[in-house]
RNA sequence: GCCCUGGUAGUGUAGCCGGUCUAUCACCCCGCCCUGUCACGGCGGGAACCCGGGUUCGAAUCCCGGCCAGGGCG
Numbered sequence: 001g002c003c004c005u006g007g008u009a010g011u012g013u014a015g016c017c018g019g020u021c022u023a024u025c026a027c028c029c030c031g032c033c034c035u036g037u038c039a040c041g042g043c044g045g046g047a048a049c050c051c052g053g054g055u056u057c058g059a060a061u062c063c064c065g066g067c068c069a070g071g072g073c074g
Stems, first nucleotide, its partner, number of pairs: 001073007010027003019057001028046006050066005
């Protein structure tokens, strides 16, 4: 230098053949219930689409350019 894969709550992930309820689930945090207490369990709540542009009525999803991480080739 070229090619490939990925970047989503505090952490790990699903969603990526465009359309929605409020972007999924688990852990985590907060409140309530449960319990003699703690734990477990139940209910509710909190927090995210790497950055900039484009296409479109509509983009986490498609296109272009960056940045970061991993891998391959030279």
Molecule: transfer RNA
Organism: Candidatus Nanoarchaeia archaeon